About this RNA: The RNA shown here (transfer RNA) has 73 nucleotides and comes from a Candidatus Nomurabacteria bacterium. Its mean pLDDT, the model's own confidence on a scale to 100, is 83. The source organism's lineage runs through Bacteria, Bacteria candidate phyla and Candidatus Nomuraibacteriota.
RNA sequence: GGGGCGUUAGCUCAGUUGGUAGAGCGCUUGGUUCGCAAUCAAGAGGUCGGGAGUUCAACUCUCCCACGCUCCA
Numbered sequence: 001g002g003g004g005c006g007u008u009a010g011c012u013c014a015g016u017u018g019g020u021a022g023a024g025c026g027c028u029u030g031g032u033u034c035g036c037a038a039u040c041a042a043g044a045g046g047u048c049g050g051g052a053g054u055u056c057a058a059c060u061c062u063c064c065c066a067c068g069c070u071c072c073a
Base pairs, nucleotide, nucleotide: 001072002071003070004069005068006067007066010025011024012023013022019056027043028042029041030040031039032038049065050064051063052062053061
């Protein structure tokens, strides 16, 4: 220098054919207990890495950039 993959909640990750974002763990509150653990119920938490474009509509498609992993030279 070139190719491929990845970037989504605090962490690990889903998200199908473009139709407006979820799970587990963790956190907060409450119930059960003398208390803790465990368990049950409810809740908070996201400019979907950044920008631009296409579209009625973009996590999803196109382009540029940043970062990480990997292959070639």